[in-house]
RNA sequence: ACAAUAGGCAGGUCGAAUCCCGCGAUGCCCGCGGGAGCGGGGGACCCAAUUCCCUGGGGUGCAUUGCGCAGGUGCGCAUAGGCGAUUCCGACGCCGAACCCGACAGCUAACUCCGUAGACGAUCGGGAGACGGACU
Numbered sequence: 001a002c003a004a005u006a007g008g009c010a011g012g013u014c015g016a017a018u019c020c021c022g023c024g025a026u027g028c029c030c031g032c033g034g035g036a037g038c039g040g041g042g043g044a045c046c047c048a049a050u051u052c053c054c055u056g057g058g059g060u061g062c063a064u065u066g067c068g069c070a071g072g073u074g075c076g077c078a079u080a081g082g083c084g085a086u087u088c089c090g091a092c093g094c095c096g097a098a099c100c101c102g103a104c105a106g107c108u109a110a111c112u113c114c115g116u117a118g119a120c121g122a123u124c125g126g127g128a129g130a131c132g133g134a135c136u
Base pairs, nucleotide, nucleotide: 006136007135011131012120013119014118018036019035020034021033022032023031024030037116038115039114040113041112042111047106056104057101058100059099060098065078066077067076068075069074081095082094083093084092086128087127088126089125090124091123
């Protein structure tokens, strides 16, 4: 130095939101276009539904519903649901929003349309457990 064996640090989170190619411009970021992957909507037969309601109805999402106060769109307490770093159990903690369509949509094969952002920094105990070229 190489090879084998054993142990083994680091290894990010929520979310569909990642990767590749081309151009701008030349590596990153960024912008535009295309593709793959992932995610969502519309959309037959059948099934479901079947009058009326404008006090509309519907979609993404965990983010729904109730009560009280206020009576200017707010505040408080709960709650369906969701999250806390591989996973299971227990405890504890946190969130329980925001936006969109525009009179209109049940499911739905073919078909068709759209998105691929943003925000963050990881509590404890016990059990199970794969990889791991920093290192020993």
Molecule: c-di-AMP riboswitch aptamer (ydaO/yuaA leader)
Organism: Dehalococcoidia bacterium